[in-house]
Context: one part of a larger RNA
RNA sequence: UGACGGGGGCCCGCACAAGCGGUGGAACAUGUGGUUUAAUUCGAUGCAACGCGAAGAACCUUACCUGGUCUUGACAUCCUCGGACCGCUUCAGAGAUGAAGUUUCCUCUUCGGAGGCCGAGUGACAGGUGCUGCUUGGCUGUCGUCAGCUCGUGUCGUGAGAUGUUGGGUUAAGUCCCGCAACGAGCGCAACCCCUACCCUUAAUUGCCAUCGGGUUAUGCCGGGCACUUUAGGGGGACUGCCGGUGACAAGCCGGAGGAUGGUGGGGAUGAUGUCAAGUCAGUAUGUCCCUUAUGUCCAGGGCUACACACGUGUUACAAUGGCCGGUACAAUGGGCUGCGAACCUGCGAGGGUAAGCCAAUCCCAAAAAACCGGCCCCAGUUCAGAUUGGAGUCUGCAACUCGACUCCAUGAAGGAUGAAUCGCUAGUAAUCGCGGAUCAGCACGCCGCGGUGAAUACGUUCCCGGGUCUUGUACA
Numbered sequence: 001u002g003a004c005g006g007g008g009g010c011c012c013g014c015a016c017a018a019g020c021g022g023u024g025g026a027a028c029a030u031g032u033g034g035u036u037u038a039a040u041u042c043g044a045u046g047c048a049a050c051g052c053g054a055a056g057a058a059c060c061u062u063a064c065c066u067g068g069u070c071u072u073g074a075c076a077u078c079c080u081c082g083g084a085c086c087g088c089u090u091c092a093g094a095g096a097u098g099a100a101g102u103u104u105c106c107u108c109u110u111c112g113g114a115g116g117c118c119g120a121g122u123g124a125c126a127g128g129u130g131c132u133g134c135u136u137g138g139c140u141g142u143c144g145u146c147a148g149c150u151c152g153u154g155u156c157g158u159g160a161g162a163u164g165u166u167g168g169g170u171u172a173a174g175u176c177c178c179g180c181a182a183c184g185a186g187c188g189c190a191a192c193c194c195c196u197a198c199c200c201u202u203a204a205u206u207g208c209c210a211u212c213g214g215g216u217u218a219u220g221c222c223g224g225g226c227a228c229u230u231u232a233g234g235g236g237g238a239c240u241g242c243c244g245g246u247g248a249c250a251a252g253c254c255g256g257a258g259g260a261u262g263g264u265g266g267g268g269a270u271g272a273u274g275u276c277a278a279g280u281c282a283g284u285a286u287g288u289c290c291c292u293u294a295u296g297u298c299c300a301g302g303g304c305u306a307c308a309c310a311c312g313u314g315u316u317a318c319a320a321u322g323g324c325c326g327g328u329a330c331a332a333u334g335g336g337c338u339g340c341g342a343a344c345c346u347g348c349g350a351g352g353g354u355a356a357g358c359c360a361a362u363c364c365c366a367a368a369a370a371a372c373c374g375g376c377c378c379c380a381g382u383u384c385a386g387a388u389u390g391g392a393g394u395c396u397g398c399a400a401c402u403c404g405a406c407u408c409c410a411u412g413a414a415g416g417a418u419g420a421a422u423c424g425c426u427a428g429u430a431a432u433c434g435c436g437g438a439u440c441a442g443c444a445c446g447c448c449g450c451g452g453u454g455a456a457u458a459c460g461u462u463c464c465c466g467g468g469u470c471u472u473g474u475a476c477a
Base pairs, nucleotide, nucleotide: 001477002476003474004473005472007471008470009469010468011467012466013465015461016460019425020424021423022422023421026316027315028314029313030312031311032310033309034307035306042053043052064302065301066300067299068298070296073125077124078123079121080120081119082118083117087102088101089100090099091098092097105116106115107114108113127291128290130289132287136285138280139279140278141276143274148187149186150185151184152183153182154163155162156161167178168177169176193268194267195266196265198236199235200234201233202232203231204230207226208225212223213222214221239262242256243255244254245253246252322377323376324375325374326373327372334365335364336363339358340357344353345352346351384415389410390409391408392407393406394405395404431453432452433451434450435449436448437447
């Protein structure tokens, strides 16, 4: 100087407390451990691994296993020789592949040839998801959006170092003020950026009958118009600016006015010096080592989907604030040409047939659901719950046996609100309800977004956990 203390002081954080809802018990989904296996590819492992890499394993993917192939190679450059290549057909084979047949050049040109494409050969080389993340770059997680981390000059100390950065207040903040052997500065904080809440303005192939006319059983449907809504460009607006109190006359704090908004308005992006030899050689790049008729390469089938068990994360429930049936409303974000697909016909349904419109503020996906109105159920393993299983089908796809999703009929398991323990959340939040998208042929209870309905509680900082700061002790570095 740090680190540590079941030392002390001060201060924060859904850290506790006050509340609301969960997990832990059930079934299923998914990931992991373990076990099994020819293989169950690999990585991630306290917080900070475990619906993680994977925004989608039937084949492919695929790295694994079994079996069948190739050896300048599936891919790149160079050299030599030959030929157009591609495509199509037949045979053998699980296919890779092998054999046979058919067909047949283009561009430039100094007419020698050169180049493109294919085949054969030779070696230089290719290739490796083989090893090492403890050789690395890059990227990322984490403490932590915590308020810290440093430097120059000066001063003090023999020196390591100290001072500044400590102290008194204050703040979300090393934020600001005052004081001070310090005076300044840098990286962080804040602000500048984006979205959102109010208004003005500009614009108008959406919106409106607001206003005028026409038409209809009805609808902005038509003419017409940009008032409103909305859209998207520009601007205004909030700064403790004003008033009162308080405070060291300071920084600030408390209350009030005006205002759509009040004290960083709400949300996002933004992550200092460093820590964990944290993670990643399987995204890519890369040093070293290793393989080179194989640890490379092609193919078929299988596996990654196994199942006495254990854990994590979720979904659905155990019902009456509910279930079922009928009717009637109100969104936002998005996506669409190998696409979204209206209307009509058809099927109990998943779906099928035909087909308008739309490269989309114009058409479509599209039904929002909870809610509200009416009816049935009457507390039961039930008209709760829906696992499992049998049968019949639909769709995608070359192909749903291993191993897809969905539909209909039948079946109807556990489950009576869940031990010890444990998690999230402070407001348009929790809880609850549906909708969209990426990946994607198909496959979503996951992920990323969107809106609808919409709470309870916070006395307080004694205690648990984590952090900041000052101080103290130390046989630790």
A computed fold for a 477-nucleotide part of an RNA from an uncultured bacterium, annotated as small-subunit ribosomal RNA, 3' major domain.